[in-house]
RNA sequence: UGCUCAUCGAGAGGGGCAGAGGGAACGGCCCGCUGAAGCCCCGGCAACCUGGCACGCACUCCUGACCGCGUCGCCAACGGUGCUAAUUCCGUCCCGCGCCGAGAGUCGGACCCGGGGAAGAUGAGAA
Numbered sequence: 001u002g003c004u005c006a007u008c009g010a011g012a013g014g015g016g017c018a019g020a021g022g023g024a025a026c027g028g029c030c031c032g033c034u035g036a037a038g039c040c041c042c043g044g045c046a047a048c049c050u051g052g053c054a055c056g057c058a059c060u061c062c063u064g065a066c067c068g069c070g071u072c073g074c075c076a077a078c079g080g081u082g083c084u085a086a087u088u089c090c091g092u093c094c095c096g097c098g099c100c101g102a103g104a105g106u107c108g109g110a111c112c113c114g115g116g117g118a119a120g121a122u123g124a125g126a127a
Base pairs, nucleotide, nucleotide: 003125004124005123006122007121008120013042014041015040016039017038021031022030023029025092026091027090028089043084044083045082048080049079050076051075052074053073054071055070056069057068088119093116094115095114096113098111099109100108101107102106
């Protein structure tokens, strides 16, 4: 860097250094000298990996235990990551409902809501 799977409406900030940007891209809209990015320190959130329990399955001639696998389950948070403004801040492509304009069976337009994609992020896995 690409591939597969899962999740993305909840949650959680102080200090030091530093000095103008940041929120992936684009558009919008925000955040920022009452201090952006970045780096460091100390917290916190969450529970993907992890550990324990429960239940189920498999294994077994049978029973039980161990081991293995699974779960919208319960608990924990020492460890590996992650995260700590705004739904992934909103939209971008498609479909549907409604609206407006023109028109025979349709076309065009602006916006809202609902659904699905794309893209992105994070984790786990295998290359």
This is a predicted structure of a 127-nucleotide RNA (SAM riboswitch aptamer (S box leader)) from a Nocardioidaceae bacterium. The coordinates come from a structure-prediction model, not an experiment, and the mean pLDDT is 81. The sequence was found by an Rfam model in a public genome assembly.